Notes
A computed fold for a 72-nucleotide RNA from a Candidatus Nomurabacteria bacterium, annotated as transfer RNA. Taxonomically the source falls in Candidatus Nomuraibacteriota (Bacteria, Bacteria candidate phyla). Rfam family: tRNA. The family's RNA type in Rfam is transfer RNA.
RNA sequence: GCACCCGUAGUGAAACGGAUAUCAUACCUGCCUUCGAAGCAGAUGUUCCAGGUUCGAGUCCUGGCGGGUGCA
Numbered sequence: 001g002c003a004c005c006c007g008u009a010g011u012g013a014a015a016c017g018g019a020u021a022u023c024a025u026a027c028c029u030g031c032c033u034u035c036g037a038a039g040c041a042g043a044u045g046u047u048c049c050a051g052g053u054u055c056g057a058g059u060c061c062u063g064g065c066g067g068g069u070g071c072a
Stems, first nucleotide, its partner, number of pairs: 001071007010025004018055001028042004048064005
């Protein structure tokens, strides 16, 4: 340099173009306990960036940025 794949809560992952973006874990609060751990209940927090298409975009298209694999 070329081709392909990936980018979603702190972390790891789901999500036919259509309900308030879901689950696990972590963090926080409460219950429980003599205190903790475990367990139970609840709260907070997320689509890499900028455009485009569409009634509607995490998803499709274009350009960037970052990461990975292969070839040279």